[in-house]
Predicted 3D model of a 265-nucleotide RNA (Bacterial large signal recognition particle RNA) from a Candidatus Anstonellales archaeon. Rfam family: Bacterial large signal recognition particle RNA. Gene Ontology terms of the family: SRP-dependent cotranslational protein targeting to membrane, signal sequence recognition and signal recognition particle, plasma membrane targeting. It is annotated as a non-coding RNA gene. The sequence is in RNAcentral, with records from ENA. The organism belongs to Candidatus Anstonellales, within Archaea. The coordinates come from a structure-prediction model, not an experiment, and the mean pLDDT is 76.
RNA sequence: CGCAGUAUGCCGGGAGGCUAGGGGUCUCCUGUAACAGCAAAUCCCCUUAGGCUGGGCUAAUACUUGGCAAAAGUGUGUGCUUAAUUUAGUGAGCCCUUUUAGUGUCCAAUGAAACUCUGCUCUCAUGGAUAGUAUAUAGUGCGAACCGGGUCAGGUCGGAAGAAGCAGCCCUAAGCACUAUGUACUAUGUCAUGAGAAACACAGAGUCAAGGACAAUAGAAGGACAACUCAUUAAAUUAGGUACAUGCGAUUGCCAAGCUCUGCG
Repeated sequence: CGCAGUAUGCCGGGAGGCUAGGGGUCUCCUGUAACAGCAAAUCCCCUUAGGCUGGGCUAAUACUUGGCAAAAGUGUGUGCUUAAUUUAGUGAGCCCUUUUAGUGUCCAAUGAAACUCUGCUCUCAUGGAUAGUAUAUAGUGCGAACCGGGUCAGGUCGGAAGAAGCAGCCCUAAGCACUAUGUACUAUGUCAUGAGAAACACAGAGUCAAGGACAAUAGAAGGACAACUCAUUAAAUUAGGUACAUGCGAUUGCCAAGCUCUGCG
C1' cells in the first nucleotide's frame, strides 16, 4: 500500500411532561439516511442509569472529551399589540309624544278646517208609564181528627119519655189562595218638565271660504330606556403575533486532546 473479516465503536439527539434521579413508550422540535420487532402512563426498565430478541455499517480523526463561533427550535419573565368572550360605564339607534317639509291614497265649492247657536249623550229633582215587593179595604173560594157551633143516620144508655153523642153534612174562627182598588218603597226607559255638569263625541242650523284626514319617509324638540342592535372606554380570561432580557439547545464548522483489532499478500 492492497485484499478479506470483525468489534472497544456506531446504527441519532434535544426540550417538555413524569420521576428521588436516569432512560423509554407519550407531546413537540430537529438531524442522518447504516436498522427492525416485542412490552410499556393505575406504566416498562435501570441506579451513574433502558430491558429482551434479531440484524446492519465500518478500521476511519468514524467514536469520545474539552473550548470557540454560528444556529433550527423551545421554555420563562416583562412590555406592546390582535381577535373572541364576560362584566361594568358612556353615547347613539330601536320606542313614545309634539311639530315641519314634500310624496302617495282618500275626502272637499253638492262647501274643508274653524267659530257660534241649538239638541242628544251625563247628573239631580218632580210628574207620569211599566214591573216587582210589602201593606190596607172589599169580593169570591178553600178551610178545624182533638181542645168551635148547628143537625145528627147507625150504634150506646133508659121500663118509657128522652139523654149523651161518633161518622157524614152545613156554617164559620185562626189562616191560605185569587181578583179589584188605594198607599209606600225599589228598579227600568223609544216618556215629559226643570235645574245643572261636561268642552269629549254625535246631529241640525248659521257665518266663513280652502284645505283636511290616513300611511310611510326625512328633519327638529322633548321624553323613556326593562329588553335588543351598533360604537366606544376600563378590567378580567383564553388563544395568537411581536420586541427585549434570560435559560436550554438539535445541527454545522474550526481548534486541541484521547482511543483504535485480526489475518494474508